[in-house]
């Protein structure tokens, strides 16, 4: 001088579905329809391989969510820490 990976932290972006019906003092209860991007599950291309294993935005919709805020996978920056090529 300065790579590559994983983490915490701040800051910005950040989809998709009924402000439905009843009844209610309510952010409750019931019914019916609908979403996929917290998590979870189930299939697989692929990776690894002796064993033991890793896997998706793809499928399910148990969870969640279905004006707006909230949260939100994931991505952008900056900084620490570890980690790795040259």
């Nucleotide at each position: 001088a300065g790579u590559u990976u994983a983490u915490a932290u701040a800051c910005g972006g950040g989809a998709g579905a009924g402000a439905c019906u009843a009844c209610u003092u309510u952010u409750g209860u019931a019914g019916c329809g609908c979403c996929g991007a917290a998590g979870g599950a189930g299939c697989a291309a692929c990776c690894a391989c002796c064993c033991c294993g890793g896997a998706a935005a793809c499928u399910c919709u148990c969870a969640g969510g279905c004006a707006a805020a909230a949260g939100g996978a994931c991505c952008g920056u900056a900084c620490a820490u570890a980690u790795u090529a040259a």
The RNA shown here (Glycine riboswitch aptamer) has 86 nucleotides and comes from an uncultured Pelagibacteraceae bacterium. Rfam family: Glycine riboswitch aptamer. Rfam describes the family as follows. This family represents the bacterial glycine riboswitch. The model forms 90% of the base pairs in the Rfam consensus. It was read from a public genome assembly, where an Rfam model found it.